[in-house]
């Protein structure tokens, strides 16, 4: 230095193709079942999508620039 991925909740993905109310699992907190524990069951917080900046009536999503990381070339 050129190409191509991947960045959403403590962890691990989904959701992008085809903009319209942001999700699963796990973990956590609380209640309830048990003499405790695990365990099962309900309920509940938690993120506003790596950063910005543009289009659009509306972006996690479309476009542009940068960050980090990971692969492959020279």
């Nucleotide at each position: 230095c050129u190409g191509g991925g991947u960045g959403u909740a403590g962890c691990g993905c989904a959701g992008c193709u085809u903009g319209g109310u942001a999700g699963c699992g796990u973990g956590c907190u609380u209640g309830a079942a048990u003499g405790g524990g695990g365990u099962u069951c309900a309920a509940g917080a938690g993120g506003c999508c790596g950063a910005g900046a543009g289009u659009u009536c509306g972006a996690a999503u479309c476009u542009c620039u940068c960050c980090a990381c990971c692969c492959a070339g020279a």

Overview:
This is a predicted structure of a 74-nucleotide RNA (transfer RNA) from a Clostridia bacterium. Rfam family: tRNA. The coordinates come from a structure-prediction model, not an experiment, and the mean pLDDT is 80. RNAcentral holds the sequence, with entries from ENA.